[in-house]
RNA sequence: CCACUAGGGGUGUCCGAAUGCGGACUGAGAUUUACCCUUACUACCUGAUCUAGAUCAUACUAGCGUAGGGAAGUGGCAUAUUUU
Numbered sequence: 001c002c003a004c005u006a007g008g009g010g011u012g013u014c015c016g017a018a019u020g021c022g023g024a025c026u027g028a029g030a031u032u033u034a035c036c037c038u039u040a041c042u043a044c045c046u047g048a049u050c051u052a053g054a055u056c057a058u059a060c061u062a063g064c065g066u067a068g069g070g071a072a073g074u075g076g077c078a079u080a081u082u083u084u
Base pairs, nucleotide, nucleotide: 001076002075003074004073005072006038007037008036009035012025013024014023015022016021044069045068046067050063051062052061053060
């Protein structure tokens, strides 16, 4: 790095009077027969009705943050090193 099996995770904001439905924003993903992550500074949660900035608005951006939590095994391939 690849495969298999198993597991973890989120689903927000704004507009249209309105749960539905349609449109817009960020994002890999905003209930998608999809996406992301699986031992960890980088899935995600908590602190958090947090702080600063921006926005029509938002978990939008940055900080906090190598914070505290958080889900793994097997097989294969390649390279390097060591030993015989």

Predicted 3D model of an 84-nucleotide RNA (TPP riboswitch aptamer (THI element)) from Candidatus Salinicoccus stercoripullorum. The sequence is in RNAcentral, with records from MGnify. The coordinates come from a structure-prediction model, not an experiment, and the mean pLDDT is 76. Rfam family: TPP riboswitch aptamer (THI element). On this family, see Serganov et al., Nature 2006: "Structural basis for gene regulation by a thiamine pyrophosphate-sensing riboswitch".